[in-house]
Context: one part of a larger RNA
RNA sequence: CAAUCGUGAAGGAACUCGGCAAAUUAGCCCCGUAACUUCGGGAUAAGGGGCGCUCGAUCGCCAUGGUAGGGAGCAAUCCUGAAACGUGGAAUGCGAGUCGCAGAGAAAUGGAAGCGGGAACUGUUUAUCAAAAACACAGGGCUGUGCUAAGUCCAAACGACGAUGUAUACAGCCUGACGCCUGCUCUGUGCCAGAAACUCAAAGUGAGCGGUUAGCCCUCGGGCGAAGCUGCGAGCCGAAGGUCUGGUUAACGGCGGCCGUAACUAUGACGGUCCUAAGGUAGCGAAAUUCAUUGGCGGGUAAGUUCCGUCCUGCAUGAAUGGCGUAAUAACCGCUUCUCUGUCUCCACGGUUGACACGGCGAAACUGUAGCUGUGGUGAAGAUGCCACAUACCCGUAGCUAGACGGAAAGACCCUGUGGACCUUCACUGUAAGCUAAUACUGGGUUUUUGUCUUGAUUGCGUAGGAUAGGUGGGAGACGUUGAGGCCUGUUUUUCGGAACAGGUUCAGUCGCCGUUGAAAUACCACCCUCUCGAGAUGAGAAUUCUAACUGCGUUCCCUAUAUCGGGGCGCAGGAAAGUGUUAGCCGGGCAGUUUGACUGGGGCGGUCUCCUCCUAAAAGGUAACGGAGGACUUCAAAGGCUCCCUCAACAUGGUUGGCAAUCAUGUGUCGAGUGCAAACGCAAAAGGGAGCUUAACUGCGAGACAUAACGGUCGAGCAGAUACGAAAGUAGGAGUUAGUGAUCCAGCGGUUCCGAGUGGAAGGGCCGUUGCUCAAGUGAUAAAAGGUACCCCGGGGAUAACAGGCUGAUCUCCUCCAAGAGUUCAUAUCGACGAGGAGGUUUGGCACCUCGAUGUCGACUCAUCGCAUCCUGGGGGUGUAGUAGCUCCCAAGGGUUCGGCUGUUCGCCGAUUAAAGCGGUACGUGAGUUGGGUUCAGACCGACGCGAGUCAGGUCGGUCCCUAUCUGCUAUGGGCGUAGGAAUUUUGAGGGCUCUUGUCCCUAGUACGAGAGGAUUGGGAUGAACGUACCCCUGGUGUUCCAGUUGUCCUAACAAGGGCACCGCUGGGUAGCUAUGUACGGUCGGGAUAAACGCUGAAAGCAUCUAAGCGUGAAGCUCAGCCCAAGAUCAGAAUUCCCCGUGAGGAACGUUGUAGACUACGACGUUGAUAGGCUGGAAGUGUAAGGUCAGCAAUGAUUUAAGCGUACCAGUACUAACCCUCCCCUGGA
Repeated sequence: CAAUCGUGAAGGAACUCGGCAAAUUAGCCCCGUAACUUCGGGAUAAGGGGCGCUCGAUCGCCAUGGUAGGGAGCAAUCCUGAAACGUGGAAUGCGAGUCGCAGAGAAAUGGAAGCGGGAACUGUUUAUCAAAAACACAGGGCUGUGCUAAGUCCAAACGACGAUGUAUACAGCCUGACGCCUGCUCUGUGCCAGAAACUCAAAGUGAGCGGUUAGCCCUCGGGCGAAGCUGCGAGCCGAAGGUCUGGUUAACGGCGGCCGUAACUAUGACGGUCCUAAGGUAGCGAAAUUCAUUGGCGGGUAAGUUCCGUCCUGCAUGAAUGGCGUAAUAACCGCUUCUCUGUCUCCACGGUUGACACGGCGAAACUGUAGCUGUGGUGAAGAUGCCACAUACCCGUAGCUAGACGGAAAGACCCUGUGGACCUUCACUGUAAGCUAAUACUGGGUUUUUGUCUUGAUUGCGUAGGAUAGGUGGGAGACGUUGAGGCCUGUUUUUCGGAACAGGUUCAGUCGCCGUUGAAAUACCACCCUCUCGAGAUGAGAAUUCUAACUGCGUUCCCUAUAUCGGGGCGCAGGAAAGUGUUAGCCGGGCAGUUUGACUGGGGCGGUCUCCUCCUAAAAGGUAACGGAGGACUUCAAAGGCUCCCUCAACAUGGUUGGCAAUCAUGUGUCGAGUGCAAACGCAAAAGGGAGCUUAACUGCGAGACAUAACGGUCGAGCAGAUACGAAAGUAGGAGUUAGUGAUCCAGCGGUUCCGAGUGGAAGGGCCGUUGCUCAAGUGAUAAAAGGUACCCCGGGGAUAACAGGCUGAUCUCCUCCAAGAGUUCAUAUCGACGAGGAGGUUUGGCACCUCGAUGUCGACUCAUCGCAUCCUGGGGGUGUAGUAGCUCCCAAGGGUUCGGCUGUUCGCCGAUUAAAGCGGUACGUGAGUUGGGUUCAGACCGACGCGAGUCAGGUCGGUCCCUAUCUGCUAUGGGCGUAGGAAUUUUGAGGGCUCUUGUCCCUAGUACGAGAGGAUUGGGAUGAACGUACCCCUGGUGUUCCAGUUGUCCUAACAAGGGCACCGCUGGGUAGCUAUGUACGGUCGGGAUAAACGCUGAAAGCAUCUAAGCGUGAAGCUCAGCCCAAGAUCAGAAUUCCCCGUGAGGAACGUUGUAGACUACGACGUUGAUAGGCUGGAAGUGUAAGGUCAGCAAUGAUUUAAGCGUACCAGUACUAACCCUCCCCUGGA
């Protein structure tokens, strides 16, 4: 010193984030007990009283005896049983007595109350930082599920769970006891239902086209082309799903804005308007939700960022993502009160264990080598190691931690990686499962719909026309008792005129050819089109039915003695469905693989990413930045080519309406106009304006250059062909120039003398031309891609952020200058606009230089140290200074600079004081010194954002702080050597350190001053506060055994008396020592030199002037003085005394020790001795011992007795131990 225990004066939470920790309380009996309440609770509420030991028994009580009486029984008898009485008793009540400070005497054993939050409750949870408000829960609701249940496991199964359960059941989700309630919204998303239409896969069907070629044709180049084989394939058919229509919110979710308005003002019941699916109802509300905010008001407090109540302006409450209440409950969270206390003011003492010393045993991290100082500077920007100066004899031991950017862990924050993982989703791409269709296992019948083919019948209306003329061809007759025509009835159809058919009746004709019509007769025949109907064949679909595949069931029978299995029989139910395989469509974060850009004064957010023009750009060219300005992703068939003409803008003058400006005339007019589009550069021989004719906005090339990393880009005379214009020379391969863009792959189209896997073809490809990219992140990763991570991980980075340092100093703080103005007057007593110049390095920043193989972050505590721009105290100048009190400036850093309430706070506000309650630096000093409230891991809640995973310098509750000190440094304490002989004692003081504060009162003096009120300077005295040093007489504390009391229990056989253990068992006291809250003392006075300031003399400058020469005064500051250390002050000092040849100064060792002390050292003593112990005596202290006697029934008391005991204290006394034997120094001093 630490840990852990014990005690504590006065105060009593003032401590602190917070009463953390500790203390208090505590048992049994009796009394008594509030709000509230779900009537159970609350409740051990709260708050009181009693409690030991001894004795008594007339009361009561306990035990017991038998009686009256009562009941049962025929009876014997049995059961019950008082009052009164008798006997016995003492657990309890009661009474009496008795002792102590204390009687649940120790141990064990609730502190209590009030207000609020959230959660109903008992429970559960992150084994190892979170126990909670989180989870669960009973209760409520929604949804699914009818049994081979849904759901789940699962590769499969005749498998398993669900369940040997059956809708009062099971499963999923939400809410979370109970009470009162649960509003509006179906637009979105989801789910459910629907089926008319649209869309829609495989399969089915197969119009049509292609390839090949036996053959045919041919101008010999080639063309056509059956069957077969083969490639493609339109249309039709074709389920679920989607579209669509509804429903559904205790499904996911959502629940507005603006303007005006009432007879003060304010407010707005009221009105208007826009939008919406609907605009938040009841409740609650600055809340676990409120940013502003410490909201306003009230309460509590001396003082209240917390707390309680209220208001409502709800950034951003709100109704089973439940809303609001609520008794009870809790190691939950906040606030308060009482009790209590060492939490604190402010610490003190004591016990134990470590630490320390000795003996034994004996690690670890760490370590480039170390002969390892300070300050200032420098420096990769914070140096033991560099420079300078200062300081410093050599070496330990115990301690402290400021530094060694100390140790530990290749930083978890941040960034980065074309790293990882997990999670999410309306990212991309897949996929299990599911739904649906086709097909196989898979069969029969009936009805019905429908495609195709064959066949029969039917239908066909522009106008004109007798009229309802389908087309073409043939055609002059056709039909008719096997019933023409008419009439009636019915059916179908209809262009509403009719047409067709069937049945009945009647009984002999009807029609064509002729005229109208583009076309002529259903007179008749043939082949067809179209509409409708029928039959057959062949496909397809739907419905229904059957039973034999297949499936299920049976308290049935057999194999089988045993058998819930298997097989078979029988019976029942279902049934071509189910189920399974294959194929196909849909759905599909259930699962999987991945993607999710770069630049960037860190990253993110924002912006940008290609091309053109200008500036930056430093007179060639080129040149960066998240430098400054603008544009492009085209347009034009003329805005191109040629030829030929013209001159603009503006101004002046003149001129009808007519003006500044319209059109007209004249003049001046080098460029100020115009140029399709940004700018620059050009342009009047125009490149600008106009007219005529036209297509060179051509094909094939291209010497040579510019420019240039590659890819690309630009200019280009000239040649050939064909052309336009021009009389011609000529010009023309788009546009005054510079932007107007996209590699490769892939694919389409056209052409082609190219290739053609045995050959011939074909398929396919090549080549030429051309088309398809805001591939704009524009040299373009893929045809196809978003997010979260605080549950995180890895590789790297001080190449890059957050802290701190550094540089800078915009901002900040302070100062100065100028002086408009304020100040009645007057700039400068005081304040000071607009401006200007600095200093500092405390703010917010900028930069990104050390540190990411780690420099721990706010605040508090502790301990400081420096600066001065001074808060107080000291000395001065000015004043709009009468005095007092102030304001302002100058000098001055010696000392001092409070305690509380609130909050994590720094800060701030408030209360009460004070002489004053200073501002800053020191890694925003100080975590190998403490704390851990805040911030900043993992849990959880609210609001907000997000579909979601999740997120928030928003709020809220909870949440592991390691290190034995090697070096430097610092505090102590030793050893060695030196200090020219060896010693002892006493000193000097170079140097260093400490101290340094200030109030109040009294006198001067109620004086100076002042109208008064008030009220000094100065000088003197008294007494305090805080601080410091020392001490223990006093007041107290402690005092672990000094005394006493006392409980439980065990032991000494018992009694008595003692001892052990129970925190020293507890309790009451207390010596020495150590101590503060106790006591004493301290700061002073004074000298010297100064600061600001005030002066003397005094020139430069005949004056003036404190200054220039000279001389003074002048402060808590400097210095001396006071106190302490101090000659390693290596400059090692001084004085006195002793010793030097063995008779030796002195020292050590050893021993007894303490006023000393970790060890060492220091001090006392060592027989010529009181050093320690013992003994004797005494004192402090305790408080009357034991034993005996007496009193009392006893407990107990009295007396012997102020007794007995008595650690450290004071004396005395050699009884014991300091015995004996020793060691070093050996010298007149280089």
Large-subunit ribosomal RNA, half B from a Planctomycetota bacterium, 1230 nucleotides, folded computationally. Model confidence (mean pLDDT): 84 of 100.